[in-house]
RNA sequence: CUUUUAUUCAGAGUGGUGGAGAUACAAAGGAUCUGCGAAGCCACGGCAACCCCUCCUCGGAGGAAGGUGCCAACCUGAGCGAGUGAUCGAACAAUAAGAG
Numbered sequence: 001c002u003u004u005u006a007u008u009c010a011g012a013g014u015g016g017u018g019g020a021g022a023u024a025c026a027a028a029g030g031a032u033c034u035g036c037g038a039a040g041c042c043a044c045g046g047c048a049a050c051c052c053c054u055c056c057u058c059g060g061a062g063g064a065a066g067g068u069g070c071c072a073a074c075c076u077g078a079g080c081g082a083g084u085g086a087u088c089g090a091a092c093a094a095u096a097a098g099a100g
Stems, first nucleotide, its partner, number of pairs: 001100008013044005021033003028076003045071003050067002052063004080089003
C1' cells in the first nucleotide's frame, strides 16, 4: 500500500514547546473553538477495551502489565442503490485485528 472482518455508542486533560489555524467523512456553506495561544510535537495523567490477561457453566464475567487508539461539541448538504414517503443502505473516511 491492497484486501477481509468488526466498530464508529459512550468515555477521558494538564503542563511545556510551537506560532495560525482547527472542528475525519463530495464540493461548499453555516455554526463553534482559537494570540486569554490553533494544528503539530514532547512529558505526565486519564478514557476505552480491538489485540492481550484471569476465571469460566464456553455463553459470558472481570482486569489493565504490554501493542495500538483516543481525551471540545456540531448542523446543512449533491450524487449511487432500496423505498410512495419518512427513512435505510452502500460508497467515502477513521481505528483495530487477520491475510497478501
Molecule: SAM riboswitch aptamer (S box leader)